[in-house]
C1' cells in the first nucleotide's frame, strides 16, 4: 500500500429497514435481616464520528477514526 472483518450500557452479548434499542453480570435505592450475603423489587446507564438513501436507519451506501486478520 491492497483486501476482508469488527465497533451497541462499566463488562459480555442481543435487536426482518418499523413497538419506548433489550438481556445477563456489575452499580445505586427500597423490601427482607440483629447485621450482612442470598432472594424480591425499582432505577440510572449505550448505538465510534460525519454525510447520504428512505415515510422511517443499530441495520443499507460513502468517507473518516480505532482495533483484528491476510497479502505484498
Nucleotide at each position: 500500500g491492497c483486501g476482508c472483518c469488527c465497533a451497541u450500557a462499566g463488562c459480555u452479548c442481543a435487536a426482518c429497514g418499523g413497538a419506548u434499542a433489550g438481556a445477563g453480570c456489575g452499580c445505586a435505592g427500597g423490601c427482607c435481616u440483629c447485621c450482612g450475603a442470598a432472594g424480591c423489587u425499582u432505577g440510572a446507564g449505550a448505538u465510534u464520528a460525519g454525510g447520504g438513501u428512505u415515510c422511517g436507519a443499530c441495520u443499507c451506501c460513502c468517507u473518516g477514526u480505532g482495533g483484528g486478520c491476510g497479502c505484498a
Transfer RNA from Parcubacteria group bacterium GW2011_GWB1_42_6, 72 nucleotides, folded computationally. It matches the Rfam family "tRNA". The coordinates come from a structure-prediction model, not an experiment, and the mean pLDDT is 81. The sequence was found in a public genome assembly.